[in-house]
Transfer RNA from a Methanomassiliicoccaceae archaeon, 85 nucleotides, folded computationally.
It was read from a public genome assembly.
Rfam family: tRNA. Its family is annotated with triplet codon-amino acid adaptor activity in the Gene Ontology.

């Protein structure tokens, strides 16, 4: 050099095919619960600003593009893994 899988919150991870609030797991915070703990339950948890509420902006490897609207459709590009030469 050619194929093919594949990157998504602190982790693991679904969601892409067929565009419309990023689901759920563990971890973490609070609460109950207990003599006290573990375990078990319930709530809450991407990140910034903020008057700490309301609200607003970003965010799915990296850039561009299509579109009202992209993790999701297109293209170039990096990195991880098999495979083939």
């Nucleotide at each position: 050099g050619c194929c093919g899988a594949g990157g998504u919150g602190g982790u693991c991870c679904a969601g892409c095919c067929c565009g419309g609030u990023a689901a759920g797991g563990c971890g973490c915070g609070a609460g109950c619960c207990u003599g006290g703990a573990a375990a078990g339950c319930u709530c809450g948890u991407g990140g910034g600003a903020g008057u700490c509420u309301a609200u607003c902006c970003c965010u799915c490897g990296g850039g561009a593009g299509u579109u009202c609207a992209a993790a999701u459709c297109u293209c170039c590009c990096c990195c991880u893994c098999g495979g083939c030469g």